[in-house]
RNA sequence: UAAGUAGAAUAAAUAAUCGCGGCCGCAUUCCGCAAGGGUGCGGGUGAGGAAAGUCCGGGCUUCGCAGGGCAGGAUGCCGGAUAACGUCCGGUGGAGGCGACUCCAAGGCUAGUGCAACAGAAAUAAACCGCCGCAGCUCGGCCAUGCCGAACUGCUGGUAAGGGUGGAAAGGCAGUGUAAGAGACUACCGUCCGUCUGGCAACAGGCGGAGCCAUGUAAACCCCAUCCGAAGCAAGACCAAAUAGAAAGCGAUAGGCCUGCCCGGCCUGCUUUCAGGUGGGUCGCUUGAAAUUGCCGGCAACGGCAAUUCUAGAUAGAUGAUUAUUCAUGACAUAACCCGGCUUAUCGUUCUGCUUAAUAC
Numbered sequence: 001u002a003a004g005u006a007g008a009a010u011a012a013a014u015a016a017u018c019g020c021g022g023c024c025g026c027a028u029u030c031c032g033c034a035a036g037g038g039u040g041c042g043g044g045u046g047a048g049g050a051a052a053g054u055c056c057g058g059g060c061u062u063c064g065c066a067g068g069g070c071a072g073g074a075u076g077c078c079g080g081a082u083a084a085c086g087u088c089c090g091g092u093g094g095a096g097g098c099g100a101c102u103c104c105a106a107g108g109c110u111a112g113u114g115c116a117a118c119a120g121a122a123a124u125a126a127a128c129c130g131c132c133g134c135a136g137c138u139c140g141g142c143c144a145u146g147c148c149g150a151a152c153u154g155c156u157g158g159u160a161a162g163g164g165u166g167g168a169a170a171g172g173c174a175g176u177g178u179a180a181g182a183g184a185c186u187a188c189c190g191u192c193c194g195u196c197u198g199g200c201a202a203c204a205g206g207c208g209g210a211g212c213c214a215u216g217u218a219a220a221c222c223c224c225a226u227c228c229g230a231a232g233c234a235a236g237a238c239c240a241a242a243u244a245g246a247a248a249g250c251g252a253u254a255g256g257c258c259u260g261c262c263c264g265g266c267c268u269g270c271u272u273u274c275a276g277g278u279g280g281g282u283c284g285c286u287u288g289a290a291a292u293u294g295c296c297g298g299c300a301a302c303g304g305c306a307a308u309u310c311u312a313g314a315u316a317g318a319u320g321a322u323u324a325u326u327c328a329u330g331a332c333a334u335a336a337c338c339c340g341g342c343u344u345a346u347c348g349u350u351c352u353g354c355u356u357a358a359u360a361c
Stems, first nucleotide, its partner, number of pairs: 001357010012326007020046002023043006030037002048332001052343002055341005060232004072228005077091005092106001093104004107223002112221002114217003128163002130159003133155004138150005171189002174186003190212001191210008236283004245274006254268005290309008327330001
């Protein structure tokens, strides 16, 4: 310098004006039964790395729950982290890459069942071609009555070396052996079994034994092990006009209205308490497994301690617009109970570790 690999940060910047949602203070001859709201002024504050998909896990809430089982769902190498997880970290094994590094849903097809298109002779089981042997017949050669060679036909002959088909063809490969062949036998590799050593473990390595009854598929049914009660903030809790209701008290010499009083007229209940919960309001609601900085423990995920900070909270739902300057032509996208993850989307810019190649010193 080029190509690559792993990770991190940022998400146009600054200033002014106007507008909008919460909060605090003041004002109000506004609305409301109340709680509270409206309006005006001032102050301060107001989205993301994914706020998204709603795919996992937990907090919280209501209901349920003696104990056990069935059904259903999820997960599946080992150890650790955590509130928990299907997440993360560190390892083991396997796959890919020269490498940095990346990927894996990685229990069990000797529990049972199912499936395996096409091709191919044959798919869990073999003789299509080939190779070899034997018999018959024919032909040819020759040193000529026996030998050699070739073609054809036959054997319910032998053979899994070679060819061909396939994702897969009876462990691989080399040799011995044989008529030709074959774990028939031998060495090495693989597989299985036993044992020893190392490791918490997954597993790795050594030694010995068995010639090796046997394909793939379990994100096929299924088996084994572990875990899971249900619904979700429109959860739910509280206050409480109205209306249905209950009890007590008063009452035709009563009570209410016209109406301040009398007469007159009209009506039949009135008051209090309780229950209940509609309109409406409050809480849940953002102080939290929090953030920042420092130190300590751990390879790491993460944990501990100390100090400091408070950082949207609406309920028809707020983030926008204009102007100026600069870089540039600014992507994906907008909270609705909260948190930890995963997945997906994303214009660019910057930084760090490492790898490979070339060149120079």
The RNA shown here (Bacterial RNase P class A) has 361 nucleotides.
Of the family's consensus pairs, 93% are formed in the model.
Its Rfam family is "Bacterial RNase P class A". Its family is annotated with tRNA processing, ribonuclease P activity and dimeric ribonuclease P complex in the Gene Ontology.
The sequence was found by an Rfam model in a public genome assembly.